RNA sequence: GCGACCGUGGUCUACCGGUAUGACUCGAGAUUGCCAAUCUCGCAGACCGGGUUCGAUUCCCGGCGGUCGCA
Numbered sequence: 001g002c003g004a005c006c007g008u009g010g011u012c013u014a015c016c017g018g019u020a021u022g023a024c025u026c027g028a029g030a031u032u033g034c035c036a037a038u039c040u041c042g043c044a045g046a047c048c049g050g051g052u053u054c055g056a057u058u059c060c061c062g063g064c065g066g067u068c069g070c071a
Base pairs, nucleotide, nucleotide: 001070002069003068004067005066006065007064010024011023012022018054026042027041028040029039030038047063048062049061050060051059
């Protein structure tokens, strides 16, 4: 330099046109003589810009970043 794939909370992850799922972490409460464990509730997310569409995390284009391959 060229090509392919990927980018979703603090971490991992599901969904892939109709306002995003679950787990861990974190916060609050319940329980307990204390801790741990357990239970309940809560917080927090679609890499950036543009386009298509009634509607975009999803489709298209560009950029940025990562992984792999070729040279």
A computed fold for a 71-nucleotide RNA from a Candidatus Micrarchaeota archaeon, annotated as transfer RNA. Model confidence (mean pLDDT): 82 of 100. The organism belongs to Microcaldota, within Archaea. Rfam family: tRNA. It is annotated as a transfer RNA. It was read from a public genome assembly.